[in-house]
Molecule: transfer RNA
Organism: Chitinibacter tainanensis
RNA sequence: CCGAUGUAGCUCAGUUGGUAGAGCACCUGACUUGUAAUCAGGGGGUCGCGAGUUCGAUUCCUGCCGUCGGC
Numbered sequence: 001c002c003g004a005u006g007u008a009g010c011u012c013a014g015u016u017g018g019u020a021g022a023g024c025a026c027c028u029g030a031c032u033u034g035u036a037a038u039c040a041g042g043g044g045g046u047c048g049c050g051a052g053u054u055c056g057a058u059u060c061c062u063g064c065c066g067u068c069g070g071c
Stems, first nucleotide, its partner, number of pairs: 001070006009024004018055001026042005048064003052060001
């Protein structure tokens, strides 16, 4: 310098821009002598940080930061 990427504790979805989800994990209850497994329910997000466009931005534009790769 160029490219990709940043969303829940972890791994990741999320397209004509319209109030953000899954699996695992965590908590509670049921079941069990107890644990695990199973079943039912629940909590958890300033969508990396700003600025811009828009009635409205995770999404579009732009600056910066982190990570990965290439030269």